A computed fold for a 501-nucleotide part of an RNA from Thiohalomonas denitrificans, annotated as large-subunit ribosomal RNA, domain I. The coordinates come from a structure-prediction model, not an experiment, and the mean pLDDT is 85. The RNAcentral record of the full RNA draws on ENA and SILVA. The organism belongs to Thiohalomonas, within Bacteria.
Context: one part of a larger RNA
RNA sequence: CGCAUAUGGUGGAUGCCUAGGCGGUAGGAGGCGAUGAAGGACGUAGUAGCUUGCGAUAAGCCUCGGGGAGCCGGCAAACAGGCUUUGAUCCGAGGAUUUCCGAAUGGGGCAACCCGGCCACCUUUUGGUGGUCACCGGCAUCUGAAUACAUAGGGUGUCGGGGCGAACCCGGGGAACUGAAACAUCUAAGUACCCGGAGGAAAAGAAAUCAACCGAGAUUCCCUAAGUAGCGGCGAGCGAACGGGGAACAGCCCUUAAGCUUCUUUUGAUUUAGCGGAACACUCUGGAAAGUGUGGCCAUAGCGGGUGAAAGCCCCGUACGCGAAAGGUCAAUUGAAGUGAAAUCGAGUAGGGCGGGACACGUGAUAUCCUGUCUGAACAUGGGGGGACCAUCCUCCAAGGCUAAAUACUCCCUACCGACCGAUAGUGAACCAGUACCGUGAGGGAAAGGUGAAAAGAACCCCGGAGAGGGGAGUGAAAUAGAACCUGAAACCGUAUGCGU
Numbered sequence: 001c002g003c004a005u006a007u008g009g010u011g012g013a014u015g016c017c018u019a020g021g022c023g024g025u026a027g028g029a030g031g032c033g034a035u036g037a038a039g040g041a042c043g044u045a046g047u048a049g050c051u052u053g054c055g056a057u058a059a060g061c062c063u064c065g066g067g068g069a070g071c072c073g074g075c076a077a078a079c080a081g082g083c084u085u086u087g088a089u090c091c092g093a094g095g096a097u098u099u100c101c102g103a104a105u106g107g108g109g110c111a112a113c114c115c116g117g118c119c120a121c122c123u124u125u126u127g128g129u130g131g132u133c134a135c136c137g138g139c140a141u142c143u144g145a146a147u148a149c150a151u152a153g154g155g156u157g158u159c160g161g162g163g164c165g166a167a168c169c170c171g172g173g174g175a176a177c178u179g180a181a182a183c184a185u186c187u188a189a190g191u192a193c194c195c196g197g198a199g200g201a202a203a204a205g206a207a208a209u210c211a212a213c214c215g216a217g218a219u220u221c222c223c224u225a226a227g228u229a230g231c232g233g234c235g236a237g238c239g240a241a242c243g244g245g246g247a248a249c250a251g252c253c254c255u256u257a258a259g260c261u262u263c264u265u266u267u268g269a270u271u272u273a274g275c276g277g278a279a280c281a282c283u284c285u286g287g288a289a290a291g292u293g294u295g296g297c298c299a300u301a302g303c304g305g306g307u308g309a310a311a312g313c314c315c316c317g318u319a320c321g322c323g324a325a326a327g328g329u330c331a332a333u334u335g336a337a338g339u340g341a342a343a344u345c346g347a348g349u350a351g352g353g354c355g356g357g358a359c360a361c362g363u364g365a366u367a368u369c370c371u372g373u374c375u376g377a378a379c380a381u382g383g384g385g386g387g388a389c390c391a392u393c394c395u396c397c398a399a400g401g402c403u404a405a406a407u408a409c410u411c412c413c414u415a416c417c418g419a420c421c422g423a424u425a426g427u428g429a430a431c432c433a434g435u436a437c438c439g440u441g442a443g444g445g446a447a448a449g450g451u452g453a454a455a456a457g458a459a460c461c462c463c464g465g466a467g468a469g470g471g472g473a474g475u476g477a478a479a480u481a482g483a484a485c486c487u488g489a490a491a492c493c494g495u496a497u498g499c500g501u
Base pairs, nucleotide, nucleotide: 001500002499003498004497005496006495007494008493009492015486016450017449020421021420022418023417024416025415026414027413028412029410030409031164032163039101040100041099042055043054044053046079047078049075050074051073061095062094063093064092065091066090070083071082072081106115107114108113116133117132118131119130120129121128122127135161136160137159138158139157140156141155142154143153168199169197170196171195172194173193179186183233209216210215220247221246222245223244224243230238231237251402252401253400254346259339260338261337262336263335266332267331268330269329270328271327272326274322275321276320280295281294282293284291296313297312298302304316305315306314351375352374353373354372355371356370357369358368361387382397383396384395385394386393437444438443457485460472461471462470463469
């Protein structure tokens, strides 16, 4: 040094577990904000830090309910001191307080800071306390230039707006990579992205619609028609409608309405705490019984979880039944207010020319819709459409407005489910994670779970540096479960023995 056996170290795979995730179902909720939000800074406990809660009334104050014996949140024990059957802690509802920053709004500013005006009160002065002072828009009112009337402008009062929020929705703008096996029309795609706006849904909506000579009867969504008819450097690709079957149905107004919103009366339902809630003993093994054996019991409850192994009957629960002073929501109902509310039934409109865009439809034979520009009717004895265009026929009535449901989505709440994951998985994050760390910044972005049933977490002794670490002793079922703690694979490194060289 090699091989073998035994035994260790290192390491953290594997198995088991789950505190966290992922996906869904049902119901709810679908907003918060100048009455100052979302999000933060700084404080706040008797004791340092972090976290949770809270705000100078600061792990809290008041009221009303629930509840019934302990409590002073967690990491996280200890000491000190308190509270509590005159009902604490805790849970629910309502209220009070709520520093500073932040739309941030008196002015400024390098967020959490600096500096002011006015009014009231207190104060001997310096000063203190409270209130108020941004901008924009609507309405009302006062005033008021050039300029006579006026108007612009200015002042006051009042109401509203502003910002944030996951997706869904409507509108205004709007790419490229890519595909076409290159590329320019085309595609990707009206997608991504930017901006504006709204609601719990939004949008659309009661035919100047379709159809085809029969008829249907607002809109929206699904299935089909159908990858059809078509469009298309007729390439790549794009791609309907009529009709049929379903979901849901609701119609109205402009002669002052259908309705909607808010407040209000009454009733009911539901929700935000909770309450009651059946039935088991012994024996054996064991550290421990829920396991074994024996004999019972309950069940509108044998979902689930816990308890020292595997419990219907030990505990929490579960089926079932019950419950609200206060608040929320919904439905019906009574009354009131507001909104609808604009327009003499729709004229610079329909239509036309030019240029674009939308329609599945790329200008094509291209109807229809929108309109930047130039034009420009008729008035129900009228007008639009029926895919160039004309006639006939049929059908409808534009240029005003409102409208629930069926539909889309889930930041969030409650309950439940899973041939979903089980710590290199599942969220990036099971653990104090959008943290540590990296970057000037936009931004990027981890690793890290498990003693034991219970800390019973090793008193005391020994070696040692008042060490580290270890050996005894003790606890425990187990300490090769000793905190670098379940199991403890492999690589890798030793020790002992044998054999070989």